[in-house]
Context: one part of a larger RNA
RNA sequence: UGACGGGGACCCGCACAAGCGGUGGAGCAUGUGGUUUAAUUCGAAGCAACGCGAAGAACCUUACCAGGUCUUGACAUCCCUUGCUAAUCCUAGAAAUAGGACGUUCCCUUCGGGGACAAGGUGACAGGUGGUGCAUGGUUGUCGUCAGCUCGUGUCGUGAGAUGUUGGGUUAAGUCCCGCAACGAGCGCAACCCUUAUUAUUAGUUGCCAGCAUUUAGUUGGGCACUCUAGUGAGACUGCCGGUGACAAACCGGAGGAAGGUGGGGAUGACGUCAAAUCAUCAUGCCCCUUAUGACCUGGGCUACACACGUGCUACAAUGGCAUAUACAACGAGUCGCCAACCCGCGAGGGUGCGCUAUUGUGUUAAAGUAUGUCUCAGUUCGGAUUGUAGGCUGCAACUCGCCUACAUGAAGUCGGAAUUGCUAGUAAUCGCGGAUCAGCACGCCGCGGUGAAUACGUUCCCGGGUCUUGUACA
Repeated sequence: UGACGGGGACCCGCACAAGCGGUGGAGCAUGUGGUUUAAUUCGAAGCAACGCGAAGAACCUUACCAGGUCUUGACAUCCCUUGCUAAUCCUAGAAAUAGGACGUUCCCUUCGGGGACAAGGUGACAGGUGGUGCAUGGUUGUCGUCAGCUCGUGUCGUGAGAUGUUGGGUUAAGUCCCGCAACGAGCGCAACCCUUAUUAUUAGUUGCCAGCAUUUAGUUGGGCACUCUAGUGAGACUGCCGGUGACAAACCGGAGGAAGGUGGGGAUGACGUCAAAUCAUCAUGCCCCUUAUGACCUGGGCUACACACGUGCUACAAUGGCAUAUACAACGAGUCGCCAACCCGCGAGGGUGCGCUAUUGUGUUAAAGUAUGUCUCAGUUCGGAUUGUAGGCUGCAACUCGCCUACAUGAAGUCGGAAUUGCUAGUAAUCGCGGAUCAGCACGCCGCGGUGAAUACGUUCCCGGGUCUUGUACA
């Protein structure tokens, strides 16, 4: 100087407390361990691995296994020879591949040749998701959006170092003020950026409709007020008033205001810690393989199942289930696409086909809600697992191993032990909708809006963090 303490003082955080909803019990989905297996490819491991890499394993992917094949190679450059191809068809085969048929040539040219492409040959080489993340770059997690981490000059100390950065107040903040052997500065904080909340103005189609006509319908004339869209501005700064305070910084209350003291949300992550993660995104040193640890194909596996754990979904019902009627969104998306209307089907879906490269047409009826009826507390008109049958869709192909529909079947489950978790406001809870990936496949993920609470006395205690101080047989 640090680190540590079941030492002290002060402060903060859904850390506790106060509340609301869960998990832990059930069924299913999904990840992991274990076991099994020819293979169940590999990685991730307390918080910070376990719906994680994977924004989507039937083939492909695919790295694994079995079998069948290739050896200058599936891919690249150089050298030599030849001039063909591609596509289509036939035969053998599981295919890779092998044999044959058909086919017979592109561009430039100084006619020597050159280029593109293809085939054969030769060796230099290719290739490796093989090893090492404890050789590395890059990227990322975490403490933590915590308020810290340092430097120059000066001063003090023999020196390691100290001071500044401590102290008194204050703040979300090393934020600001005052004081002070310090005076300044840098990286962080804040602000600048995006979005949301108000408004003015510009613009008025594909958007809108107050008044005037018109219509089944903003449909049409007309209009651009209003809504909306998207450009440019305004607006919030403790600016104003009162009080407290040290005449300070600031805090408390108030006015005005759409918004008030960082208005809400996001992006933004200092010096560093964990030899943290990743050689399987990529790049890369060294080591290793080179008729194989490389490459191609078919089939299988990654989907196994006495069990254990994590994360979710659906429930156990009456604040509910079912039936009928009916109201109101936002964010996205789309031409190999979204698909109207109509017809067929109980339905999944099928047929036909308008419009739309989109504020125009489509997916698109949002659902919870509201109204009426019914069920009357039961393993039920709760719950939907499982299984059977019949179908639909995608796709060469749904057996291993997809999703959906109808009918039948109708399991566990009556609110969950010890324990444990999220959340402070448009939040929790609850309800549906969209998107990426994607031929098909989501209870996951990323977004969107609808309805919309309770509680916070307080900081004694648990956990984590910051500042000062103290002890130490630790570095």
Molecule: small-subunit ribosomal RNA, 3' major domain
Organism: Weissella paramesenteroides